[in-house]
RNA sequence: GGAGCCGGACAGGCUGUCGCCGCGGGGAAACCCGGGGAGGAAAGUCCGGACUCCGCAGGGCAGGACGCUGGGUAACGCCCAGGGGGAGCGAUCCCCGGAGAAGCGCCACAGAAAGCAAACCGCCCGGAAGGCGAAAGCCUUUCGGGUAAGGGUGAAACGGUGGGGUAAGAGCCCACCAGUUGCCGUGGCGACACGGCAAGCUAGGCAUGCCCCGUCCGGAGCAAGACCAAAUAGGGAAGCGAUCGAGGCUGGCCCGGCCGAAGCUUCCGGGUAGGUUGCUUGAGGCGGCGGGUAACCGUCGCCCUAGAGGAAUGACAGCGCUUUCGCCGCAAGGCGUGAGUCACAAAAUCCGGCUUAUGGCCGGCUCCCCUC
Numbered sequence: 001g002g003a004g005c006c007g008g009a010c011a012g013g014c015u016g017u018c019g020c021c022g023c024g025g026g027g028a029a030a031c032c033c034g035g036g037g038a039g040g041a042a043a044g045u046c047c048g049g050a051c052u053c054c055g056c057a058g059g060g061c062a063g064g065a066c067g068c069u070g071g072g073u074a075a076c077g078c079c080c081a082g083g084g085g086g087a088g089c090g091a092u093c094c095c096c097g098g099a100g101a102a103g104c105g106c107c108a109c110a111g112a113a114a115g116c117a118a119a120c121c122g123c124c125c126g127g128a129a130g131g132c133g134a135a136a137g138c139c140u141u142u143c144g145g146g147u148a149a150g151g152g153u154g155a156a157a158c159g160g161u162g163g164g165g166u167a168a169g170a171g172c173c174c175a176c177c178a179g180u181u182g183c184c185g186u187g188g189c190g191a192c193a194c195g196g197c198a199a200g201c202u203a204g205g206c207a208u209g210c211c212c213c214g215u216c217c218g219g220a221g222c223a224a225g226a227c228c229a230a231a232u233a234g235g236g237a238a239g240c241g242a243u244c245g246a247g248g249c250u251g252g253c254c255c256g257g258c259c260g261a262a263g264c265u266u267c268c269g270g271g272u273a274g275g276u277u278g279c280u281u282g283a284g285g286c287g288g289c290g291g292g293u294a295a296c297c298g299u300c301g302c303c304c305u306a307g308a309g310g311a312a313u314g315a316c317a318g319c320g321c322u323u324u325c326g327c328c329g330c331a332a333g334g335c336g337u338g339a340g341u342c343a344c345a346a347a348a349u350c351c352g353g354c355u356u357a358u359g360g361c362c363g364g365c366u367c368c369c370c371u372c
Base pairs, nucleotide, nucleotide: 001368002367003366004365005364006363007362008361010359013319014318015317016316017315018314020037021036023034024033025032026031039344043355044354046353047352048351049350050349051221052220053219054218063217064216065215066214067213068082069081070080071079072078083096084095085094086093087092097212098211103210104209105206106205107204120151121150122147123146124145125144126143127142128141129140130139131138132137159177160176161175162174163173164172178202179201180199181198182197183196184195185194186193187192225277226276227275228274235268236267237266238265239264240263247259248258249257250256284303285302286301287300288299289298290297291296320341321340322339323338325336326335327334328333
């Protein structure tokens, strides 16, 4: 210098002016004063909880999620530490019950054969026909059989090397090597590791296909839920009202006329609009000390940090900060000038995670090249 791996913190500082949304105070009101006002992901709504209601929800079926071991936690599918396997030269990253014994299914293309394997070429044995040859025999074609050692196909063809054996071959037998399984020992809480002995046991992959085993999960969700409560309509109760007329119409009143059993008044309860609440102080943040490898836990001190209800948190200016270029200076730096002060993205009951989006910064580590 280049290429990469992992982790951390930040999202810009200060002041002023004008706006926006809550809160507190003042005011009759207009308005005034004070103080506060997004995020690391507020996002996706993918997991886990708190809280609330639904017959206190116990058991079972169905369904779903998860799956090495130990720990953390309110809980988790999250985190930490470890184990095994895989990828990479490496830093580092990825995966995790059961296919070895319950069963079913699938394995493209190629290939003869893809699962209690398979005979295309090859090799070997036997038969038939033809040819050559004096004969032994050899060659070609064909039929039947044996053979998984060799060739070829494939991601994958049922251990490897050597020897024996055989017509030719084969764990068919043997030695060694590799693996597996069983037993024993040692270490570890454990997953597991290491060692020894035995057995020819050599066993394909996929469970992110059905399935089996184990663990967990009741459902709906702040539009949960609780309280207060108009108008109109409808419900209930009581009173009034049957031709001696409740009530309405006839512009107001009286008479008269007409309509007329339809109602009128009061009270009660449900419920809608609307309002209040739930609502933000919480598994909370920061710091010190202690425990723990760590995740995390304990304890002490300090701090209070949006609560709207379709949604406010914005704009401008100055200073500052970073930086390009020019000039000055031995240098530290100074002056002038231009640019940047962003990106992703906006709380909606609240937390713990995961994932995704995004700007530059810092730290640690790995590999390669060059120079001294």

The RNA shown here (Bacterial RNase P class A) has 372 nucleotides and comes from Desulfovibrio sp.
The model forms 93% of the base pairs in the Rfam consensus.
NCBI's taxonomy places the organism under Bacteria, Pseudomonadati, Thermodesulfobacteriota, Desulfovibrionales, Desulfovibrio.
RNAcentral holds the sequence, with entries from ENA.
The coordinates come from a structure-prediction model, not an experiment, and the mean pLDDT is 77.